[in-house]
Context: one part of a larger RNA
Molecule: large-subunit ribosomal RNA, domain III
Organism: Dehalococcoidia bacterium
RNA sequence: GAGUAACGAUAAUGCGGGUGAAAAACCCGCACGCCGAAAACCCAAGGUUUCCUACGCAACGUUAAUCGGCGUAGGGUGAGUCGGCCCCUAAGGCGAGGCAGAAAUGCGUAGCCGAUGGGAAACAGGUUAAUAUUCCUGUACCGCUUAUAACUGCGAUGGGGGGACGGAGAAGGCUAGGCCAGCCGGGUGUUGGAUGUCCCGGUUUAAGCAAGUAGGUAGACCCUUUAGGCAAAUCCGGGGGUUAUUACUGAGAUGCGAUGACGAGCCCUCUUUUGGGCGAAGUGGUUGAUGCCAUACUUCCAGGAAAAUCCUCUAAGCUUCAGGUUAUAAGUGACCGUACCCCAAACCGACACAGGUGGGUGAGGAGAGAAUCCUAAGGCGCUU
Repeated sequence: GAGUAACGAUAAUGCGGGUGAAAAACCCGCACGCCGAAAACCCAAGGUUUCCUACGCAACGUUAAUCGGCGUAGGGUGAGUCGGCCCCUAAGGCGAGGCAGAAAUGCGUAGCCGAUGGGAAACAGGUUAAUAUUCCUGUACCGCUUAUAACUGCGAUGGGGGGACGGAGAAGGCUAGGCCAGCCGGGUGUUGGAUGUCCCGGUUUAAGCAAGUAGGUAGACCCUUUAGGCAAAUCCGGGGGUUAUUACUGAGAUGCGAUGACGAGCCCUCUUUUGGGCGAAGUGGUUGAUGCCAUACUUCCAGGAAAAUCCUCUAAGCUUCAGGUUAUAAGUGACCGUACCCCAAACCGACACAGGUGGGUGAGGAGAGAAUCCUAAGGCGCUU
């Protein structure tokens, strides 16, 4: 220079009360404003205690601070069903033998590892200052083991089926959600009108079980035969016959679940916002998805993973046993993650940085629309 520039989005603050040494910024209330395919909510990654409570204000916070993602202390993450671990494999990696190389080492068969993919099963309500599909209440489901009963050819690392899959397009049936009416509860006022075609609030309920609909597919059954499936086969494939009143699949709706829960509001109590109790209506119509039926259907060429779980067949073997199927009952289900942030002041950017960051939900009016404007729920007014 200079007490100058700046104090990090021009979304916006004002008033009353509280606390306090001190209040523009903290807490409570009222009003105003901003976002609303987000500036709301839930996850993954990443962070790693930042979560909640009490007590503090040196430093950190671009100002003050009684406040804080700051300091100190205490507390907090509860699972058979969510995710992992586990079983299975892809790209890729490793790689017994093997091949190559002077060696180091390189490549690679079997095999093993490796999810971003495949594989069993849980929902609703309540509860904490802080966790909940994890705790509690109610109602379910799955796997395994054992026992009992009935029936019985069981048996795999092998065979077969299945798992099992592309792009685009169109029509249909539904549902979530929305809206309206009806119903229930309350109000009817201090200003011209307002007992009415008025105003305000509510009208919510799952998984599972039962039956198998709109639809979709073409299969299902029987007998016999058989050069195939590296051996065998009753399985699959090939040949023959019967059947469409069939077989399989399949959203939703309906009933039970639920004489339950929730529920506007009301009553009692209290340390003034804490605890307890009671509890009405809980129906119909309309609209309607990008969600479900659907891995369906039609069409196209560039022809669109694998393996295991699962079903079935036999081989060796065992066939008094063992084993298998069905039903019922009892028992059992370990370990790890679970707090909090997550388009952000907590992640990546040296910062409480106008940048960047994958997925899901995403309401109303106007609108073709997830555009745009205004709003709901919810969240904020961006730390001078």